[in-house]
Molecule: c-di-GMP-I riboswitch aptamer
Organism: Aeoliella straminimaris
RNA sequence: UCUCGACAAAGGCAAACCAGUCGUGAGGCUGGGACGCAAAGCCACGGACCAACUUGUCUAAUCGACAGUUGGCAGCCAGGCUGCCGAA
Repeated sequence: UCUCGACAAAGGCAAACCAGUCGUGAGGCUGGGACGCAAAGCCACGGACCAACUUGUCUAAUCGACAGUUGGCAGCCAGGCUGCCGAA
């Protein structure tokens, strides 16, 4: 240094839920709160999932499915960039 991750040390993040707030919505932000996390730090280029649409196709159908467009999700998977500590 790389791999790796301990009943180590110092610290860190914060699911559900609640309150406020922004958004048509998925969801975001702030505070409370901790299920968890060694990248649960950052990045929507690929897949999945979610939402909106005066869009298209199928359909008896305004249901539904698929596609399209726009958006969301980094705590779904894969990938990229960066990073604290050091037992085996």